This is a predicted structure of a 113-nucleotide RNA (SAM riboswitch aptamer (S box leader)) from Draconibacterium aestuarii. The source organism's lineage runs through Bacteria, Bacteroidia, Marinilabiliales, Prolixibacteraceae and Draconibacterium. The model forms 90% of the base pairs in the Rfam consensus.
RNA sequence: UGAAUAUACAGAAGAGUGAAGAGAGCGGGCUCAAAGAAACUCUGGCAACCUGUAGCCAUAAUGCAUUGGAGAUACAAGGUGCCAAUACCCGGCCGGAAACGGAAUUAUAAUUU
Numbered sequence: 001u002g003a004a005u006a007u008a009c010a011g012a013a014g015a016g017u018g019a020a021g022a023g024a025g026c027g028g029g030c031u032c033a034a035a036g037a038a039a040c041u042c043u044g045g046c047a048a049c050c051u052g053u054a055g056c057c058a059u060a061a062u063g064c065a066u067u068g069g070a071g072a073u074a075c076a077a078g079g080u081g082c083c084a085a086u087a088c089c090c091g092g093c094c095g096g097a098a099a100c101g102g103a104a105u106u107a108u109a110a111u112u113u
Base pairs, nucleotide, nucleotide: 002112003111005109006108007107008106013043014042015041016040017039021032022031023030026091027090028089029088044083045082046081049079050078051076052075053074054073056069057068058067087105093102094101095100
């Protein structure tokens, strides 16, 4: 960098540095922002994708051990991620009168290349 899969209306902010823009991208709206945005650093937190432990299933005549397996269980929090507003909202492609549904795109995860 590419591929396929899963998730995206829940949840979680203070300080320091910083200096004018930010909310992925295009159009429109709306919001945040000199009462200091974004970004970076520190601290704190959220969640539970991977992970660990226990339990469960199989392996054994039975029990233990071993090895393997699954998620609709519980706990932990090591690797990531995240901490305004649904991925801020609507539109761009498809269906629909609309509501809404789907796709694409984006983000993240664990694989693979």